This is a predicted structure of a 73-nucleotide RNA (transfer RNA) from an Oligoflexales bacterium. The coordinates come from a structure-prediction model, not an experiment, and the mean pLDDT is 81. It was read from a public genome assembly. It matches the Rfam family "tRNA". The family's RNA type in Rfam is transfer RNA. From the family's description: Transfer RNA (tRNA) molecules are approximately 80 nucleotides in length. Taxonomically the source falls in Oligoflexales (Bacteria, Pseudomonadati, Bdellovibrionota, Oligoflexia).
[in-house]
RNA sequence: GCUCACGUAGCUCAGGAGGUAGAGCGCGUCCUUGGUAAGGACGAGGUCACCGGUUCAACCCCGGUCGCGAGCU
Numbered sequence: 001g002c003u004c005a006c007g008u009a010g011c012u013c014a015g016g017a018g019g020u021a022g023a024g025c026g027c028g029u030c031c032u033u034g035g036u037a038a039g040g041a042c043g044a045g046g047u048c049a050c051c052g053g054u055u056c057a058a059c060c061c062c063g064g065u066c067g068c069g070a071g072c073u
Stems, first nucleotide, its partner, number of pairs: 001072004006067002010025004019056001027043005049065005
C1' cells in the first nucleotide's frame, strides 16, 4: 500500500426484510433472612465511533474519515 471483518449500556454481545434500541453480567433501591450468601421485584444507564448522502423514516442502505483485528504484498 491492497483486501476483508468489526466499532451498539461500565463489560461481553444480540438487534436477519429500514418503522419508538435489547439480553446477560455489573450498578442502585426494595422484598425475603437473626445476619450473610443465594433467590425475587423494580430502576438508572445509550447523541448505536465520526462526517455526509438516500428515504416520509436509518444501528440497519451508499460514500468518506478514524480506531481495532486478520490476510496479502